[in-house]
RNA sequence: UUUCCGAAACGGUAAACUUGGAAGAAAUUCCAGGUGCACAAAGCUGACGGACCUGUUAAAAAAGAGCAUACCAUCUGUUCAAUCAGGAUGGUUUUCUGACUAACAGGUAGCCGAGCUUCCGAA
Repeated sequence: UUUCCGAAACGGUAAACUUGGAAGAAAUUCCAGGUGCACAAAGCUGACGGACCUGUUAAAAAAGAGCAUACCAUCUGUUCAAUCAGGAUGGUUUUCUGACUAACAGGUAGCCGAGCUUCCGAA
C1' cells in the first nucleotide's frame, strides 16, 4: 500500500410517528422542521438480475349485481289497415364487478443479490 474483517474514534444517514408545503390516477417521491427504529455502505445504479407494489389493456374461473319479462316470430281479440292490447308458445341474447395470467407504463436501492464509489484502522 492492497484485500479480508469490523473493535474503537470522528462523523454520517434517518424507519415509524408528526408540523408545513409540492408532484402524481395510484403506488410512491421531493423540500424545510421535530424525533430517533435501525444501518459499516441504509452512498449511487429501477436502462444489471430477481422479488414486491400501483395503473391501463387483453383474456377471464367461482360468485355477485343489473338490464328485463328486453327483442323477434307465430297464435288470439280488436282495427280501414301488421293498427292497438296484453295473454300464450317458440326463439334470440347482453352489461358491470371479478381471483389467477400476459403485455405495457410507473414505483420500491431501508426486499434480496449484483455492479461502481467510499471515512477510519484494533484484533
c-di-GMP-I riboswitch aptamer from a Deltaproteobacteria bacterium, 123 nucleotides, folded computationally. Its mean pLDDT, the model's own confidence on a scale to 100, is 80. Rfam family: c-di-GMP-I riboswitch aptamer. The literature on the family includes a 2007 paper in Nucleic Acids Res by Weinberg et al., "Identification of 22 candidate structured RNAs in bacteria using the CMfinder comparative genomics pipeline".